[in-house]
Context: one part of a larger RNA
RNA sequence: CUGGGCGUAAAGCGCGUGCAGGUGGCGCGGUAAGUUGGGCGUGAAAUCUCCCGGCUCAACUGGGAGAGGUCGUCCAAUACUACCGUGCUAGAGAGCAGAAGAGGAAGAUGGAAUUCCCGGUGUAGUGGUGAAAUGCGUAGAUAUCUGGAGGAACACCGGUGGCGAAGGCGGCAUCCUGGACCGGCAUUGACGCUGAGGCGCGAAAGCUAGGGGAGCAAACGGGAUUAGAUACCCCGGUAGUCCUAGCCCUAAACGAUGAAUGCUUGGUGUGGCGGGUAUCGAUCCCUGCCGUGCCGAAGCUAACGCAUUAAGCAUUCCGCCUGGGGAGUACGGUCGCAAGGCUGAAACUC
Numbered sequence: 001c002u003g004g005g006c007g008u009a010a011a012g013c014g015c016g017u018g019c020a021g022g023u024g025g026c027g028c029g030g031u032a033a034g035u036u037g038g039g040c041g042u043g044a045a046a047u048c049u050c051c052c053g054g055c056u057c058a059a060c061u062g063g064g065a066g067a068g069g070u071c072g073u074c075c076a077a078u079a080c081u082a083c084c085g086u087g088c089u090a091g092a093g094a095g096c097a098g099a100a101g102a103g104g105a106a107g108a109u110g111g112a113a114u115u116c117c118c119g120g121u122g123u124a125g126u127g128g129u130g131a132a133a134u135g136c137g138u139a140g141a142u143a144u145c146u147g148g149a150g151g152a153a154c155a156c157c158g159g160u161g162g163c164g165a166a167g168g169c170g171g172c173a174u175c176c177u178g179g180a181c182c183g184g185c186a187u188u189g190a191c192g193c194u195g196a197g198g199c200g201c202g203a204a205a206g207c208u209a210g211g212g213g214a215g216c217a218a219a220c221g222g223g224a225u226u227a228g229a230u231a232c233c234c235c236g237g238u239a240g241u242c243c244u245a246g247c248c249c250u251a252a253a254c255g256a257u258g259a260a261u262g263c264u265u266g267g268u269g270u271g272g273c274g275g276g277u278a279u280c281g282a283u284c285c286c287u288g289c290c291g292u293g294c295c296g297a298a299g300c301u302a303a304c305g306c307a308u309u310a311a312g313c314a315u316u317c318c319g320c321c322u323g324g325g326g327a328g329u330a331c332g333g334u335c336g337c338a339a340g341g342c343u344g345a346a347a348c349u350c
Stems, first nucleotide, its partner, number of pairs: 003322004007304002012318001014201004021194003025088007033081002035077007042069001048066007091191001092188002096183001098181001103177002106174001109171001110154001115149003119145003125136002162169002206247006215241002220236004258317006266295011278283001299306002323350003332343004
């Protein structure tokens, strides 16, 4: 390279947006570049294949024929691709009406609880554990009651419920704002899909500067346990956790399953919107679309399992894999304040 693959064996970029590129719905007319057929030209010799011959055979060699092409040119064909023109509405989009949601951002506000402070009552313990001790407490703790301060998180509702591209999002109300969904006509008329680079977003931890600091808690100190205990348990406790601005860019960033489209028996829950039927009504039943679960047919799979939310049957585009270790290391490059990230070998060895 040709292949074969990527849920769990090696392998889907953490997610989006999108330039180039690749690819692309249904008709009509034209062109004839690709494509197909034919003619002509050319494709030196040697080599290669076949036939005949020469060295005793063979290698070798002489003659003849053939084959060999992203080739040139002319003529013809027009199904498919392409290009030009024109049209369509089933893909895609904006308009109208409806309605769900922890989707995002900002400022404001509420109650429970923990801690701390002032005061009252009250007296000897409290706390913690497997058992203890360190700790706190007669300078009045723990317990209990009133008042106050401050920070962080939002019990119940709450649900294999909802929303978001992913990371993720949960008290209540306001303002600004993104996306999806249902309904139905009228509207544009292929405007689509994917997407190397690029750009943006990206949990936690970490970093810089300034705030904040209730609880929790790496590091650290102490008490236990133990042969030891740099741990697990206990008492403390600083960064951090929170806010603002700026970096970092990783993860079991997982559905370990790239995106899009079409097709392929069913059953049963649940969220959103609609239609029908019955009903005074709540609501039940039937049914359409979108989402989210479970169980299972064919099929697939090494098995486990997947199964209209495919890992089934197909098409398009991207990413990635190619034995284990060495190694996600070294070197180089690049990004970063740093920590480090991205890219990423070889010797050697089994």
Molecule: small-subunit ribosomal RNA, central domain
Organism: uncultured bacterium